[in-house]
RNA sequence: CGCCGAAUCCCCGCCUGUGGCGGGGAACGGGGGACCCGAGCAGUUCUGGGGCGAAUUCCCGGCAGAGACCGGGGAGGCGCAGGCUCUUUCAGCGCCAGCCCGUCAGCUAACCCCGUAGGCCGACGAAAGAGAA
Numbered sequence: 001c002g003c004c005g006a007a008u009c010c011c012c013g014c015c016u017g018u019g020g021c022g023g024g025g026a027a028c029g030g031g032g033g034a035c036c037c038g039a040g041c042a043g044u045u046c047u048g049g050g051g052c053g054a055a056u057u058c059c060c061g062g063c064a065g066a067g068a069c070c071g072g073g074g075a076g077g078c079g080c081a082g083g084c085u086c087u088u089u090c091a092g093c094g095c096c097a098g099c100c101c102g103u104c105a106g107c108u109a110a111c112c113c114c115g116u117a118g119g120c121c122g123a124c125g126a127a128a129g130a131g132a133a
Stems, first nucleotide, its partner, number of pairs: 001122001002120003008026008027116006037106001048104001049101004056075007076096005084131007
């Protein structure tokens, strides 16, 4: 100077010191929560179920063997600075984790509740269109 991500900005007070703590607001993001709909031989559970997130699924091999783990492949999903933003195509590179609720939640107006972290193995291709300035 940038990237992933909602995770940024502003104000006030206190402590005492180039910072820490507390509170409030805006903005962005997430969850709960009616009628109606889902139904009308259906739905849910029984094998619990559900949420955040791109982070799902199938096949083959390795181990005597299930699982776990490791490796490879297919489908699917996500991310990546040549003035700025967005969309699409091709190419290249990388990722497909982790955590939470606690027997419970479909959608859902009003209303209610919660978060504003953490990390970077950090790009240097080619085209088309739209918008802003």

A computed fold for a 133-nucleotide RNA from a soil metagenome, annotated as c-di-AMP riboswitch aptamer (ydaO/yuaA leader). The RNAcentral record of the sequence draws on MGnify. Its mean pLDDT, the model's own confidence on a scale to 100, is 76.